Predicted 3D model of a 104-nucleotide RNA (c-di-GMP-I riboswitch aptamer) from a Bacillota bacterium.
RNA sequence: GGUUGCAUUUGGCAAACUCAGCGAAAGCUGAGGACGGCAAAGCCAGAGGCUAAGUUUGGCCCAAAAAAGGAUUUACGGCCAGAUAAGCUCGUUCGGCCGCCGGA
Numbered sequence: 001g002g003u004u005g006c007a008u009u010u011g012g013c014a015a016a017c018u019c020a021g022c023g024a025a026a027g028c029u030g031a032g033g034a035c036g037g038c039a040a041a042g043c044c045a046g047a048g049g050c051u052a053a054g055u056u057u058g059g060c061c062c063a064a065a066a067a068a069g070g071a072u073u074u075a076c077g078g079c080c081a082g083a084u085a086a087g088c089u090c091g092u093u094c095g096g097c098c099g100c101c102g103g104a
Stems, first nucleotide, its partner, number of pairs: 005101001006103001012038002017032006035091001042097003046094002048089003054084008065074003
């Protein structure tokens, strides 16, 4: 120096949950708190995954106004479903980058 995670040292991080806040949501931030948790549970959003505000497609509802009248058509608005990321996820996984220890 490399490899390695069976040993050791210095330490490190912080799941669930609670409170407060941000966000349409997924989720995030801070404080507390530690999983018989993490050897990269450090960083990166390339793959994959999550959400769908906004946009868009379809269906349905309401129905102003217009048409001589009737049927009918359509606006605005609302509901349901699908699609969509520049949003989110690195503590599911794959991938990339950096790093502590130094016994076997």
It was read from a public genome assembly, where an Rfam model found it. Its mean pLDDT, the model's own confidence on a scale to 100, is 81.